[in-house]
Context: one part of a larger RNA
RNA sequence: UGACGGGGACCCGCACAAGCGGUGGAUGAUGUGGAUUAAUUCGAUGCAACGCGAAGAACCUUACCUGGUCUUGACAUGUACGGAAUUUCUUAGAGAUAGGAAAGUGCCUUCGGGAACCGUAACACAGGUGCUGCAUGGCUGUCGUCAGCUCGUGUCGUGAGAUGUUGGGUUAAGUCCCGCAACGAGCGCAACCCUUGUCAUUAGUUGCCAUCAUUAAGUUGGGCACUCUAAUGAGACUGCCGGUGACAAACCGGAGGAAGGUGGGGAUGACGUCAAGUCCUCAUGGCCCUUAUGACCAGGGCUUCACACGUCAUACAAUGGUUGGUACAGAGGGUAGCGAAGCCGCGAGGUGAAGCCAAUCUCAGAAAGCCGAUCGUAGUCCGGAUUGCACUCUGCAACUCGAGUGCAUGAAGUCGGAAUCGCUAGUAAUCGCAGGUCAGCAUACUGCGGUGAAUACGUUCCCGGGUCUUGUACA
Numbered sequence: 001u002g003a004c005g006g007g008g009a010c011c012c013g014c015a016c017a018a019g020c021g022g023u024g025g026a027u028g029a030u031g032u033g034g035a036u037u038a039a040u041u042c043g044a045u046g047c048a049a050c051g052c053g054a055a056g057a058a059c060c061u062u063a064c065c066u067g068g069u070c071u072u073g074a075c076a077u078g079u080a081c082g083g084a085a086u087u088u089c090u091u092a093g094a095g096a097u098a099g100g101a102a103a104g105u106g107c108c109u110u111c112g113g114g115a116a117c118c119g120u121a122a123c124a125c126a127g128g129u130g131c132u133g134c135a136u137g138g139c140u141g142u143c144g145u146c147a148g149c150u151c152g153u154g155u156c157g158u159g160a161g162a163u164g165u166u167g168g169g170u171u172a173a174g175u176c177c178c179g180c181a182a183c184g185a186g187c188g189c190a191a192c193c194c195u196u197g198u199c200a201u202u203a204g205u206u207g208c209c210a211u212c213a214u215u216a217a218g219u220u221g222g223g224c225a226c227u228c229u230a231a232u233g234a235g236a237c238u239g240c241c242g243g244u245g246a247c248a249a250a251c252c253g254g255a256g257g258a259a260g261g262u263g264g265g266g267a268u269g270a271c272g273u274c275a276a277g278u279c280c281u282c283a284u285g286g287c288c289c290u291u292a293u294g295a296c297c298a299g300g301g302c303u304u305c306a307c308a309c310g311u312c313a314u315a316c317a318a319u320g321g322u323u324g325g326u327a328c329a330g331a332g333g334g335u336a337g338c339g340a341a342g343c344c345g346c347g348a349g350g351u352g353a354a355g356c357c358a359a360u361c362u363c364a365g366a367a368a369g370c371c372g373a374u375c376g377u378a379g380u381c382c383g384g385a386u387u388g389c390a391c392u393c394u395g396c397a398a399c400u401c402g403a404g405u406g407c408a409u410g411a412a413g414u415c416g417g418a419a420u421c422g423c424u425a426g427u428a429a430u431c432g433c434a435g436g437u438c439a440g441c442a443u444a445c446u447g448c449g450g451u452g453a454a455u456a457c458g459u460u461c462c463c464g465g466g467u468c469u470u471g472u473a474c475a
Base pairs, nucleotide, nucleotide: 001475002474003472004471005470007469008468009467010466011465012464013463015459016458019423020422021421022420023419026314027313028312029311030310031309032308033307034305035304042053043052064300065299066298067297068296069295070294073125077124078123079121080120081119082118083117086103087102088101089100090099091098092097107114108113127289128288130287131286132285136283137282138278139277140276141274143272148187149186150185151184152183153182154163155162156161167178168177169176193266194265195264196263198234199233200232201231202230203229204228207224208223209222212221213220237260240254241253242252243251244250316416320375321374322373323372324371325370326369332363333362334361337356338355342351343350344349382413387408388407389406390405391404392403393402429451430450431449432448433447434446435445
């Protein structure tokens, strides 16, 4: 100087407390461990691995296994020789591959040849998701959006170092003020950026409709007031008033205001820590393989299952289930696409083809809600696992191993032990919608809106963090 203490002082955080809803019990989905296996590819392992890499394993993907094959190679550059390229048919085979037949003669040209592309040969070489993340770059997680981490000059100390950065106040903040052997400065904080909340100006189609007509309908004429869209501005600064304070910084209350003291949300992550994670994104040193640890193909596996754990979905019901009627979003996607109306089917879906490269057409019916009816506390008109039959769709192909529909079946489950998690406001809880991935497949992920609470006395205690101080057989 640090680190540590079941030392001290001060402060903060859904850290506790006060509340609301869960997990732990059930069934299912998914990931992991373990076991199994020819293979169940590999990685991630307290917080910070476990719906994680994977924004989607039937083939492909795919790295694994079994079998069948290749050896200048599936891919790159160079040399020589031959042939345009390419297309069609056909034999054997699981296919990779091996063989046969036919069509075809292009482009540039100094007529020598050249540029693509294909085949053959030999060698330089290719190739490796092989090892080492403890050789590395890059990227990322974490402490933590915590308020810290440092430097120059000066001063003090023999020196390691100290001072500044400590102290008194204050703040979300090393934020600001005052004081001070310090005076300044840098990286962080804040602001500048995006979005949302108010208003104005400009603009008025594909958007909107107050007034006037018109219609089944903003449908049409008309209009751009309003809504909205999207560009530019305004607006919030402790600016004003009162009080407290040290005449300071600031804090408390108030006015005006759409908004008040960082208005809400996002992006933004200092010096560093964990030899944290990643050589399987990529790049790369070293080592290793080179008729194989490379490459191609078919089939299988990653989908197994006495068990254990994590994260979720659905429930156990009446604030509910079923049923009839009826209302209101936002944000997105769409041409190898979205696909309307109509018709067929109980339905998944089929048919059909209008329109749309979209404020125009379409996916598209939002759901909880509201108004009625019914059920009456029961393993039920709760719950829907499992299983049988019949179908639908995608796709060469749904056996291993897809999703969906109808009928039948109707399991566990009556609110969950010890323990444990999230959340402070348009939040929790609850309800649906969309997108990416994608041929098909979502209870996951990323977004979007609808309905919409309770509680916070307080900081004694648990956990984590910050500042000062003290002890130390620690570095």
Molecule: small-subunit ribosomal RNA, 3' major domain
Organism: Snodgrassella alvi